[in-house]
């Protein structure tokens, strides 16, 4: 410096649960461990996830500006424990 031990010293934390924040996806704290050698960190390619307000379409109610439902469309919202890349870092078997 690749690498990744039936090694040493410690790290994170899935589900699931309680709070909170959020229209949701999804985040944060406790609790709690399936599992992680980067399961530390970054939204740059990929690829999934919402879909509130916008857009359009339909239907119903109204004199009317509108309201009321159903669906469709959208990411400069979310996933970094879905991959890939980028960067940090413990420890040193065997290669």
């Nucleotide at each position: 410096c690749g690498c990744g031990a039936c090694a040493a010293a410690g790290g994170c934390a899935a589900a699931c649960u309680c709070g909170c924040c959020g229209a949701a996806a999804g985040g944060c704290g406790g609790g709690g461990a399936c599992g992680c050698a980067a399961a530390g960190c970054c939204a740059c390619g990929a690829g999934g996830c919402u879909a509130a307000a916008g857009c359009g379409g339909a239907c119903g109610c109204g004199a009317a500006u509108g309201c009321g439902c159903c669906g469709g469309c959208c990411a400069g919202g979310c996933c970094a424990g879905u991959c890939g890349g980028g960067u940090u870092a413990c420890c040193g078997a065997a290669c």
Record summary:
The RNA shown here (c-di-GMP-I-GGC riboswitch aptamer) has 95 nucleotides and comes from a Gemmatimonadota bacterium. Lineage of the source: Bacteria > Pseudomonadati > Gemmatimonadota. The prediction has a mean pLDDT of 89.